RNA sequence: AGAGGUUGCGCCAGGUAAGAGUAGGUUGCCGGAUGUUCCAGAGACAGAGGAAGGCAGCAGAAAGGGCCGAGCGCCGAAGGUGUGUACAUAUUCUGGGUGUAUUCAUCUGGGCACAGGGUGAAUAAUUCUGUGACUGUCAUCCGGGACUGGGUGGAGUGCU
Numbered sequence: 001a002g003a004g005g006u007u008g009c010g011c012c013a014g015g016u017a018a019g020a021g022u023a024g025g026u027u028g029c030c031g032g033a034u035g036u037u038c039c040a041g042a043g044a045c046a047g048a049g050g051a052a053g054g055c056a057g058c059a060g061a062a063a064g065g066g067c068c069g070a071g072c073g074c075c076g077a078a079g080g081u082g083u084g085u086a087c088a089u090a091u092u093c094u095g096g097g098u099g100u101a102u103u104c105a106u107c108u109g110g111g112c113a114c115a116g117g118g119u120g121a122a123u124a125a126u127u128c129u130g131u132g133a134c135u136g137u138c139a140u141c142c143g144g145g146a147c148u149g150g151g152u153g154g155a156g157u158g159c160u
Stems, first nucleotide, its partner, number of pairs: 001160002005075001008074004014068003025058006034046003038096005078108005084102006109135002112132008137154007
């Protein structure tokens, strides 16, 4: 420097379906003492001039994730797990959880299908574990005139 595949990996913006007639808001009625965060504790605030919750009417979102076509960066591309740090998550604080970014350590050659678990509105998607065949690469063994075929095994700090 190059290859694995045109269903290899990742990123950003545009459009679009869904999210959803949902959340939140507001009006009326019921209800009758609690409520304000993802959980717990403390404080503060609201509440019989009616809390939580329920029913009906009115108007009514968004984010993450998906798909489409295009562009960009690439071949530990990238992703997972654990640890540390920073920020965010509520009216404020503390602890936990969660999310984002990042250091270090460790695991995974690659995509696909199936089963189970997590996240998620979801049957989408993604991720973890296991199984299965496929595929690329190397080592080794067998066959063949050659192109090369088959068996077994290893891992990308690999192969050419």
The RNA shown here (Lysine riboswitch aptamer) has 160 nucleotides and comes from a mouse gut metagenome. Model confidence (mean pLDDT): 80 of 100.